[in-house]
RNA sequence: UCAAUACGUCUCUAGGGUUCCGGUUUUAUCCUCAACAAAUAAAACGGCUGGACCAAGAGAGACAGGUUAUCCACCCUUACCAAAUGUCGAUAACCCCACGGCGGGAUAAAAGCCCGGGAGAA
Numbered sequence: 001u002c003a004a005u006a007c008g009u010c011u012c013u014a015g016g017g018u019u020c021c022g023g024u025u026u027u028a029u030c031c032u033c034a035a036c037a038a039a040u041a042a043a044a045c046g047g048c049u050g051g052a053c054c055a056a057g058a059g060a061g062a063c064a065g066g067u068u069a070u071c072c073a074c075c076c077u078u079a080c081c082a083a084a085u086g087u088c089g090a091u092a093a094c095c096c097c098a099c100g101g102c103g104g105g106a107u108a109a110a111a112g113c114c115c116g117g118g119a120g121a122a
Stems, first nucleotide, its partner, number of pairs: 008063005015054002020051002022048001023045007065095007073087002097117001099120001103115003
């Protein structure tokens, strides 16, 4: 300097905003002798705990997958045994390391989501 690899899915969490539901405020309608309350509608509010939703390469768990070893069966061999190679299955162990912007993108909107194990740093 170049190349390859560090994989995937699901469930959840840190975190995130506001389409929908709910909540709060204001106004109007309705009711009423007049009001309150309740209900309906519109607008605003996420510095509204929430339902629901999005969500981690460097967070968690499970499944799957990979590597190595052993065993079993099959194939091969003139016959047998053994060995080698290949295929299916089973068991066990291992699957490490990882500082990280600005800015942009999607969705209603935002984020530790995506650009991105990026740029950069050591």

Model confidence (mean pLDDT): 78 of 100. A computed fold for a 122-nucleotide RNA from Spirulina subsalsa CS-330, annotated as Guanidine-I riboswitch aptamer. Its Rfam family is "Guanidine-I riboswitch aptamer". Rfam describes the family as follows. This family represents a conserved RNA structure found upstream of the ykkC and yxkD genes in Bacillus subtilis and related genes in other bacteria. A reference for the family is Barrick et al. (2004), "New RNA motifs suggest an expanded scope for riboswitches in bacterial genetic control", Proc Natl Acad Sci U S A. Of the family's consensus pairs, 100% are formed in the model.